[in-house]
Context: one part of a larger RNA
RNA sequence: UGACGGGGACCCGCACAAGCAGUGGAGCAUGUUGCUUAAUUCGAUGCAACGCGAAGAACCUUACCAGGGCUUGACAUCCGAGGAACCUCCUGGAAACAGAAGGGUGCCUUCGGGAACCUCGAGACAGGUGCUGCAUGGCUGUCGUCAGCUCGUGUCGUGAGAUGUUGGGUUAAGUCCCGCAACGAGCGCAACCCCUGUCCUUAGUUGCCAUCAGGUAAUGCUGGGAACUCUAAGGAGACAGCCUGCGACAAGCAGGAGGAAGGUGGGGAUGACGUCAAGUCAUCAUGGCUCUUACGUCCUGGGCUGCAAACGUGCUACAAUGGCUGGUACAAAGGGUUGCGAUACCGCGAGGUGGAGCCAAUCCCAAAAAACCAGUCUCAGUUCGGAUUGGAGUCUGCAACUCGACUCCAUGAAGGUGGAAUUGCUAGUAAUCGCGGAUCAGCAUGCCGCGGUGAAUACGUUCCCGGGUCUUGUACA
Numbered sequence: 001u002g003a004c005g006g007g008g009a010c011c012c013g014c015a016c017a018a019g020c021a022g023u024g025g026a027g028c029a030u031g032u033u034g035c036u037u038a039a040u041u042c043g044a045u046g047c048a049a050c051g052c053g054a055a056g057a058a059c060c061u062u063a064c065c066a067g068g069g070c071u072u073g074a075c076a077u078c079c080g081a082g083g084a085a086c087c088u089c090c091u092g093g094a095a096a097c098a099g100a101a102g103g104g105u106g107c108c109u110u111c112g113g114g115a116a117c118c119u120c121g122a123g124a125c126a127g128g129u130g131c132u133g134c135a136u137g138g139c140u141g142u143c144g145u146c147a148g149c150u151c152g153u154g155u156c157g158u159g160a161g162a163u164g165u166u167g168g169g170u171u172a173a174g175u176c177c178c179g180c181a182a183c184g185a186g187c188g189c190a191a192c193c194c195c196u197g198u199c200c201u202u203a204g205u206u207g208c209c210a211u212c213a214g215g216u217a218a219u220g221c222u223g224g225g226a227a228c229u230c231u232a233a234g235g236a237g238a239c240a241g242c243c244u245g246c247g248a249c250a251a252g253c254a255g256g257a258g259g260a261a262g263g264u265g266g267g268g269a270u271g272a273c274g275u276c277a278a279g280u281c282a283u284c285a286u287g288g289c290u291c292u293u294a295c296g297u298c299c300u301g302g303g304c305u306g307c308a309a310a311c312g313u314g315c316u317a318c319a320a321u322g323g324c325u326g327g328u329a330c331a332a333a334g335g336g337u338u339g340c341g342a343u344a345c346c347g348c349g350a351g352g353u354g355g356a357g358c359c360a361a362u363c364c365c366a367a368a369a370a371a372c373c374a375g376u377c378u379c380a381g382u383u384c385g386g387a388u389u390g391g392a393g394u395c396u397g398c399a400a401c402u403c404g405a406c407u408c409c410a411u412g413a414a415g416g417u418g419g420a421a422u423u424g425c426u427a428g429u430a431a432u433c434g435c436g437g438a439u440c441a442g443c444a445u446g447c448c449g450c451g452g453u454g455a456a457u458a459c460g461u462u463c464c465c466g467g468g469u470c471u472u473g474u475a476c477a
Base pairs, nucleotide, nucleotide: 001477002476003474004473005472007471008470009469010468011467012466013465015461016460019425020424021423022422023421026316027315028314029313030312031311032310033309034307035306042053043052064302065301066300067299068298069297070296073125077124078123079121080120081119082118083117086103087102088101090099091098092097107114108113127291128290130289131288132287136285137284138280139279140278141276143274148187149186150185151184152183153182154163155162156161167178168177169176193268194267195266196265198236199235200234201233202232203231204230208225209224212223213222214221239262242256243255244254245253246252318418322377323376324375325374326373327372334365335364336363339358340357344353345352346351384415389410390409391408392407393406394405395404431453432452433451434450435449436448437447
């Protein structure tokens, strides 16, 4: 100087407390361990691995296994020989591949040939998701959006180092004020950026419709309008600016006014010096090592989906604040030409036929759902719950057996609020309700977004956890 302490002081955080909803019990989904297996590819492992890499394993993907093939190779450059490329068809085969037949002869040209592409041959080489993340770059997680981490000059100390950065106040903040052998500065904090909340200006179609006119069964449907909503560009607005009190007359704090908004208005992006030899050689790149008729490469089939058991994360429930039936409202944000697909018709339905319109403020996906109104059920393993299983189908796709999603009929399991323990959340939040998107042929209870309805509680900081500052002890570095 640090680190540590079941030392001290001060402070903060959904850390506790106060509350609300959960998890832990059930069924299922999903990830992991373990076991099994020819293979169940690999990685991630306290917080910070476990709905993680994977924004989507039937083939492909695919890295694994079995079998069948290839050896200058699936891919790149160079050399030689031949042929345009390419298309069609036959035989064997599971395919890869092997063998055979026919069509086709293009572009540039100095007529020698050349360019792209294909086949064969020779070797230089290719290739490796093989190993090492403890050889590395890059990227990422974490402490932590915590308020810290340092430097120059000066001063002090033999020196390591100290001072500044400590102290008194204050703040979300090393934020600011005052003091001070320090005076300044840098990276962080804050601000500058984006979204959102109020108003104004400009603009007015595809969006809007107050006034005027026309028209309809009805509808901004039409003429028209530029007010309103909205859209999207510019601007205004909040600064402790004003008042009162407290405070050192400071920084600032408390209350009030005005205001759409008040003390960082709300949310996002933004992550200092460093820590964990943290993670990743399987995104990529790369040193070294290693394989080279194989640890490379092509194909068919299988596996990654196996199931005594254990754990994590979720979904659905156990019901009456509910289930079912009928009726009737109100969103936002997205996506659409290999696409979204309306009206209509067929089917109980998944869906099918068909194709209007739309490269989209125009058309479509599109029905928002919870809510509300009316009816029914009456506390029951039930008109709760939907697992499981049987049958019949739909769609995608070369192909749904292993192993897809959905529909209909039948079946109707566990489950009556969950032990010890444990998680999230402080407001448009929790809880609850639906909608969209990426990936994607198909496949979502996951992920990323969007809006609707919309709470309870916080006395307080003694205690648990994590962190910051000062101080103290130490036989630790």